[in-house]
């Protein structure tokens, strides 16, 4: 420069052909225990990188930036 893959919760990540954002570990609360750990119920927690564009609607489609990895030269 040029080509690909990917950015979703504190982390690891799904999320089929556009229709209300989800697991899991941590996290807080309660149950339980002489107590603690593990269990078990519940709950908080998201500008789905940004910036435009298509649509009634957009994590999803399409440009462009910005990042991260990887390939070519």
């Nucleotide at each position: 420069g040029c080509c690909c893959u990917c950015g979703u919760a504190g982390c690891u990540c799904a999320g089929g052909c556009g229709g209300u954002a989800g697991a899991g570990c941590a996290c807080a609360u309660g149950c339980a225990u002489g107590g603690u750990a593990a269990g078990c119920a519940u709950g908080a927690g998201g500008u789905c990188a940004c910036c435009g564009g298509u649509u009634c609607a957009a994590u999803c489609c399409c440009g462009g930036u910005c990042g991260a990895g990887g390939g070519c030269u």

Transfer RNA from a Candidatus Auribacterota bacterium, 73 nucleotides, folded computationally. Its Rfam family is "tRNA". Rfam classes the family as a transfer RNA. RNAcentral holds the sequence, with entries from ENA. The prediction has a mean pLDDT of 82.